[in-house]
Molecule: transfer RNA
Organism: Lophiostoma macrostomum CBS 122681
RNA sequence: AAGAAAUUAGCUUAAUAGGUAGAGCAUCUGUUUUACACAUAGAAGGUUAAGUGUUCAAAUCACUUAUUUUUUA
Numbered sequence: 001a002a003g004a005a006a007u008u009a010g011c012u013u014a015a016u017a018g019g020u021a022g023a024g025c026a027u028c029u030g031u032u033u034u035a036c037a038c039a040u041a042g043a044a045g046g047u048u049a050a051g052u053g054u055u056c057a058a059a060u061c062a063c064u065u066a067u068u069u070u071u072u073a
Stems, first nucleotide, its partner, number of pairs: 001072007010025004019056001027043005049065005
């Protein structure tokens, strides 16, 4: 320099032919215990990396940018 892939909750990740974003761990609260832990019930936490566009509707499609990984030279 050229090509390819990835970016979603604090962390690991799902959502596949566009249809209104879930789970596990962690955190907080209740129950349980003398207390802690375990167990159990619940809660909170996302403008899906940033921006623009297409569409009735975008995590998903197109373009640009950023970061990371990787291949080739």